[in-house]
RNA sequence: AAUUUGCAUCAAGAGACGGGCGCUGCUCGUCGCCAACCGAUCCUGCCCGGACACGGUGGCUUCUGCUCACGCAGGAUGCGGCCGCGAAGGCAAACAUUCGGGCCGCA
Numbered sequence: 001a002a003u004u005u006g007c008a009u010c011a012a013g014a015g016a017c018g019g020g021c022g023c024u025g026c027u028c029g030u031c032g033c034c035a036a037c038c039g040a041u042c043c044u045g046c047c048c049g050g051a052c053a054c055g056g057u058g059g060c061u062u063c064u065g066c067u068c069a070c071g072c073a074g075g076a077u078g079c080g081g082c083c084g085c086g087a088a089g090g091c092a093a094a095c096a097u098u099c100g101g102g103c104c105g106c107a
Base pairs, nucleotide, nucleotide: 006079007078008077009076010075015031016030017029018028019027020026021025032060033059034058037056038055039054041051042050045103046102047101048100049099063074064073065072066071081091082090083089
């Protein structure tokens, strides 16, 4: 970099300015905003839930088509990042939030 496969979501939310191009649109830059998918953080060792835009993505066009509907097909996003030959080992991640339940262990 490409291909294949699995799971989750597609409710809601949030844009201005400037540049480029083959100009009903696409794309790039700046600033701003939205959103809990992954990681970190918060009671608390672990798990579940919740909180939280700090680190990593993503978005700011209320995905499209078919179906009476269920649903199906396609598409989009996510399933952390970095160093290291690495399944060893190590690094960064908030002035915010700083909670609820369960389980294991010890006394």